This is a predicted structure of a 357-nucleotide part of an RNA (large-subunit ribosomal RNA, domain IV) from a metagenome. Rfam family: Bacterial large subunit ribosomal RNA. Model confidence (mean pLDDT): 87 of 100.
[in-house]
Context: one part of a larger RNA
RNA sequence: CUAUGGUUAAGGAACUCGGCAAAAUACCCCCGUAACUUCGGGAGAAGGGGGACCGAGGUGUGUGAAGCCCCUUGCGGGCUAGCAUGUUUUGGUCGCAGAGACCAGGGAGAAGCGACUGUUUACUAAAAACACAGGUCCAUGCGAAGUCGCAAGACGAUGUAUAUGGACUGACGCCUGCCCGGUGCUGGAAGGUUAAGAGGACCGGUCAAUCACUUCGGUGGUGAAGCUGAGAAUUUAAGCCCCAGUAAACGGCGGUGGUAACUAUAACCAUCCUAAGGUAGCGAAAUUCCUUGUCGGGUAAGUUCCGACCCGCACGAAUGGCGUAACGACUUCUCUACUGUCUCAACCAUAGGCUCG
Numbered sequence: 001c002u003a004u005g006g007u008u009a010a011g012g013a014a015c016u017c018g019g020c021a022a023a024a025u026a027c028c029c030c031c032g033u034a035a036c037u038u039c040g041g042g043a044g045a046a047g048g049g050g051g052a053c054c055g056a057g058g059u060g061u062g063u064g065a066a067g068c069c070c071c072u073u074g075c076g077g078g079c080u081a082g083c084a085u086g087u088u089u090u091g092g093u094c095g096c097a098g099a100g101a102c103c104a105g106g107g108a109g110a111a112g113c114g115a116c117u118g119u120u121u122a123c124u125a126a127a128a129a130c131a132c133a134g135g136u137c138c139a140u141g142c143g144a145a146g147u148c149g150c151a152a153g154a155c156g157a158u159g160u161a162u163a164u165g166g167a168c169u170g171a172c173g174c175c176u177g178c179c180c181g182g183u184g185c186u187g188g189a190a191g192g193u194u195a196a197g198a199g200g201a202c203c204g205g206u207c208a209a210u211c212a213c214u215u216c217g218g219u220g221g222u223g224a225a226g227c228u229g230a231g232a233a234u235u236u237a238a239g240c241c242c243c244a245g246u247a248a249a250c251g252g253c254g255g256u257g258g259u260a261a262c263u264a265u266a267a268c269c270a271u272c273c274u275a276a277g278g279u280a281g282c283g284a285a286a287u288u289c290c291u292u293g294u295c296g297g298g299u300a301a302g303u304u305c306c307g308a309c310c311c312g313c314a315c316g317a318a319u320g321g322c323g324u325a326a327c328g329a330c331u332u333c334u335c336u337a338c339u340g341u342c343u344c345a346a347c348c349a350u351a352g353g354c355u356c357g
Base pairs, nucleotide, nucleotide: 001352002351003350004349005348006347007346008345010343011342014341019338027051028050029049030048031047036041038171052093053092054091055090056089057088058087059086060085061084062083063082067079068078069077070076071074094098106336107335108334109333110332111331112330113328114327118130119129134169135168136167137166138165139164140163146155147154148153172323173322174321175320177253178252179251182250183249184246185245186244187243188242191241192240193239197235198234203229204228205227206226209222210221211220212219213218254272255271256270257269258268281315282312293309294308295307296306297305
């Protein structure tokens, strides 16, 4: 010096991002126990008192006589002494200390998030993330939908809509507003568009034949059948266009100007745009930039915290909204107890290092 332990005057969180770490609490019995609450809890709430040993007495339980009593005389019944084990009263003894060591909850108040028990990043994250019971929607009538496989086949399921699969939400309570214009999905089939296929008008290529000309070698024209190239009209499905429905489908939920007899504000009016213009509830919030917003509380002093306000940059209703008892190795604030965390450091023990020898 490092590590691990121990003790510490006075103060007691002044330390620090933060009481991290340490200290304190701890067992049994008795008394007592608040708000709130889903009436189960909260609760070991909180907060108090007692606890060793020896003697004596009361009393409970078990056992129970060879003692006593009774008779139906039995391996009978009852009572008691004794023994064992609790509890209680009272007197005394010792120590600083009696759950004497080890072991062995700190507690309270308020808020956020998640209902809860549970699960998770094996090896830096245990959480507010995941799951969950409950809710809703969609699909599926059975050879089910869905999934795996080229198929056979298998799972679903030796199940049958109170079932199975998929999606979202996430106990419970009160609720869940408006918009179907866009995208998606479902339904519709009148019309438009639309593929291969069918169809084959019309136009070619080749060429028998034939006509004209010819220097008799050929050249030019017309061109049947066959083969062949291209191919219009017409016919024709889903889809798309189109018409409806659907938001616990994906999603969306305005602007400007003016106005009241102080001022301010605007219940009110006007106007533009939209599919519709954010309802209830909540709100500087795990969301608020400006911002340490403003006011109140707590402190001597508070960028955090709690209660309000509402000017919501940019909350908002199952991408759920707002509450909520219980629960949480979750997050934040406060109080109490406690302490070497600190003021401010000291000493001791053990182990290792270092220096000297």